Record summary: Predicted 3D model of a 511-nucleotide part of an RNA (small-subunit ribosomal RNA, 5' domain) from Candidatus Termititenax aidoneus. Its mean pLDDT, the model's own confidence on a scale to 100, is 84. Rfam family: Bacterial small subunit ribosomal RNA.
Context: one part of a larger RNA
RNA sequence: GGAUUAACGCUGGCGGCGUGCCUAACACAUGCAAGUCGAACGGCAGCAUGUCUGUAGCAAUACAGAUGAUGGCGAGUGGCGGACGGGUGAGUAAUACAUAAAUUAUCUGCCUUUCAGACGGGGACAACCUAGGGAAACUUGGGCUAAUACCCGAUACGAUUUUAGAGUUGAUUUCUCUUUAAGGAAAACAAUUAGCUUGGCUGAAAGAUGAGUUUAUGCCUGAUUAGUUAGUUGGCGGAGUAACAGCCCACCAAGACGAUGAUCAGUAGCUGGUCUGAGAGGACGAACAGCCACACUGGAACUGAGACACGGUCCAGACUCCUACGGGAGGCAGCAGUGAGGAAUUUUGCUCAAUGGGCGCAAGCCUGAAGCAGCGACGCCGCGUGAAUGAUGAAGUCUUUCGGGAUGUAAAGUUCUGUCGAUGGGGACAAUAAUGAUGGUACCCAUAGAGGAAGCACCGGCAAACUAUGUGCCAGCAGCCGCGGUAAUACAUAGGGUGCAAGCGUUAUCC
Numbered sequence: 001g002g003a004u005u006a007a008c009g010c011u012g013g014c015g016g017c018g019u020g021c022c023u024a025a026c027a028c029a030u031g032c033a034a035g036u037c038g039a040a041c042g043g044c045a046g047c048a049u050g051u052c053u054g055u056a057g058c059a060a061u062a063c064a065g066a067u068g069a070u071g072g073c074g075a076g077u078g079g080c081g082g083a084c085g086g087g088u089g090a091g092u093a094a095u096a097c098a099u100a101a102a103u104u105a106u107c108u109g110c111c112u113u114u115c116a117g118a119c120g121g122g123g124a125c126a127a128c129c130u131a132g133g134g135a136a137a138c139u140u141g142g143g144c145u146a147a148u149a150c151c152c153g154a155u156a157c158g159a160u161u162u163u164a165g166a167g168u169u170g171a172u173u174u175c176u177c178u179u180u181a182a183g184g185a186a187a188a189c190a191a192u193u194a195g196c197u198u199g200g201c202u203g204a205a206a207g208a209u210g211a212g213u214u215u216a217u218g219c220c221u222g223a224u225u226a227g228u229u230a231g232u233u234g235g236c237g238g239a240g241u242a243a244c245a246g247c248c249c250a251c252c253a254a255g256a257c258g259a260u261g262a263u264c265a266g267u268a269g270c271u272g273g274u275c276u277g278a279g280a281g282g283a284c285g286a287a288c289a290g291c292c293a294c295a296c297u298g299g300a301a302c303u304g305a306g307a308c309a310c311g312g313u314c315c316a317g318a319c320u321c322c323u324a325c326g327g328g329a330g331g332c333a334g335c336a337g338u339g340a341g342g343a344a345u346u347u348u349g350c351u352c353a354a355u356g357g358g359c360g361c362a363a364g365c366c367u368g369a370a371g372c373a374g375c376g377a378c379g380c381c382g383c384g385u386g387a388a389u390g391a392u393g394a395a396g397u398c399u400u401u402c403g404g405g406a407u408g409u410a411a412a413g414u415u416c417u418g419u420c421g422a423u424g425g426g427g428a429c430a431a432u433a434a435u436g437a438u439g440g441u442a443c444c445c446a447u448a449g450a451g452g453a454a455g456c457a458c459c460g461g462c463a464a465a466c467u468a469u470g471u472g473c474c475a476g477c478a479g480c481c482g483c484g485g486u487a488a489u490a491c492a493u494a495g496g497g498u499g500c501a502a503g504c505g506u507u508a509u510c511c
Stems, first nucleotide, its partner, number of pairs: 001511004006507005013383006019376002021341001026339003030336003035080003040077002043073002047071003050067007087294003097218007106211002111207007119153004128143006160182002164178004189199003220266003227257003232254004237249002269291004273284004296317005319330004347373001349372003355369001356367004386416004396407004420452001422447005430438001455500005460481003466495005476483002
């Protein structure tokens, strides 16, 4: 000098774009953050409509009851989604990450393309009814019922396993073709209907996307850590997995790693990048993007295409809460917000209008993702706080050798302008045929009027900028050198000056 997720002191006009718990992965009140589908299903708690019946009335109508008949729909069965999106960085020095490869060792819901199919049966369980238990959470028995829920059978181009053969290949248990046999293995309908059609279902092939696994290289400090290792290293045969493998097991062998630093200990999420520097390097890893890990702490599996699952389940633990003392409930490292910690970090805001996501044929619903607004000079950038003229130069103040000098064209005065702000009016793009939270915002026009808008640090040298008074090694200053003991340009105040400016200085950290 540059930089910062900064903080502190003094000061503070406006706008745009960014950014905001670095500390306690500390504890959390409250609300919201993942639902959706009635075009899968039985239904009808509630709302609305219709129809029927009854009562009142001449009638319109009102009231009561019945009816799932219709729009719809709480709870329930079922499907898809809750593995994405959002947060955090505790752990992790390598099952991470980065780069380059391998998969002749693998899986992949939804989506796209292609081929083939969708036949015949069956029994349940919720809801509901009913009888209970419990303070509650919840739960037990009996009875009825539907399905795109579940089960059985038939069918099988291809796929799986198997027999034999041929080809391909460097080679095999790969691949291609032919052939034999085996046990298995799919389905379901719905909407509109006269039909067409649309959406869905099953098997297979291919693609796309996403993921798993493996290899090589790179990846902080310490030797005041030198030896480490028995599933340890390898083999054979099995178990297991989507898949290779000591991943696991039995048996056999005695290996494997290490001064090119094993093991141990400490520290740490990694990267694209960021800061600095002429570069080489050094330091860092906020925001944004990719990957990984975690979700009160520890462990486990279930479901599923995908999890060993932040707002799922089970067990154990700590903590908090409820309790009728028998037993239960909870998990903000989601968005706001609270307490605590701290030098220190925001609103319990608006909207799904846009972009994107989930579900749905759709209409649409949900979405604290997102888009916006609010707060903070926290940062960067831009603008303003007026312009011209105006005296041998007012007053005041400071200083003086008392003549004067400085403040100083500065002010006043005169002539103007109208940025920002204020007031009034109009008023978008973003969205196209419709829908605008932002927002009556941006922007435009008009009106008045210099009015509402400057501070901070420094002035001994480094280092731009000097005098007076006070003080008297005191009070104090100080980044280094050093100032102060009676003429202090170094302390304090004033006048003047220098620098930067809505900021200025200090502190901390990095280069």